[in-house]
RNA sequence: GGGUUAAUGGCGCAGUUGGUAGCGCGCUCGCUUUGCAUGCGAGAGGUCAUCGGUUCGACUCCGGUUUAAUCCA
Numbered sequence: 001g002g003g004u005u006a007a008u009g010g011c012g013c014a015g016u017u018g019g020u021a022g023c024g025c026g027c028u029c030g031c032u033u034u035g036c037a038u039g040c041g042a043g044a045g046g047u048c049a050u051c052g053g054u055u056c057g058a059c060u061c062c063g064g065u066u067u068a069a070u071c072c073a
């Protein structure tokens, strides 16, 4: 220098004919307990890496950029 893959709550990951983003763990509150843990219920937390484009509408399609992994030279 070129190719490929990935980037989504604090962490690990889902999310396909494009139609208002979910699961587990963790966190907060309540119930249960003498107390803790477990269990049950509720809740908070996301500019979907970033900038633009297409579209009535984009995590999803297209282009640029950044970062990481990997392959070739």
Base pairs, nucleotide, nucleotide: 001072002071003070004069005068006067007066010025011024012023013022019056027043028042029041030040031039049065050064051063052062053061

RNAcentral holds the sequence, with entries from ENA. A computed fold for a 73-nucleotide RNA from Lachancea nothofagi CBS 11611, annotated as transfer RNA. Its mean pLDDT, the model's own confidence on a scale to 100, is 80. Taxonomically the source falls in Lachancea nothofagi (Eukaryota, Ascomycota, Saccharomycotina, Saccharomycetaceae). Its Rfam family is "tRNA". By type it is a transfer RNA.